[in-house]
RNA sequence: GCCCGCGUAGUUCAGUCGGUAGAGCAGGCGCUUCGUAAGCGUCAGGCCGUCGGUUCGAUUCCGACCGCUGGCU
Numbered sequence: 001g002c003c004c005g006c007g008u009a010g011u012u013c014a015g016u017c018g019g020u021a022g023a024g025c026a027g028g029c030g031c032u033u034c035g036u037a038a039g040c041g042u043c044a045g046g047c048c049g050u051c052g053g054u055u056c057g058a059u060u061c062c063g064a065c066c067g068c069u070g071g072c073u
Stems, first nucleotide, its partner, number of pairs: 001072003005068003010025004019056001027043005049065005
C1' cells in the first nucleotide's frame, strides 16, 4: 500500500428486507435470611465511532474519514 470483518449501556453481546433500541453480568433500591452469599422484584444507564449523502423518516442503505482485529504484499 491492497482486501475482508468489527465499532450499539460500565462490560459481553443481540437487533432490524429503513419507522426514534434490548438481554446477561456489573451498579442503586427493596423482599427474603439471625447475618452473608444465593434467589426474586424493581430502578437507572446508550440519540447506535465521526462527518456527509439518499429518504417523509437512517443504528439499518451509500460515501469519506478515525479506531481495533485478521489476511496479502
Predicted 3D model of a 73-nucleotide RNA (transfer RNA) from Candidatus Portnoybacteria bacterium CG_4_10_14_0_2_um_filter_44_20.
Model confidence (mean pLDDT): 82 of 100.
Rfam family: tRNA. From the family's description: Transfer RNA (tRNA) molecules are approximately 80 nucleotides in length.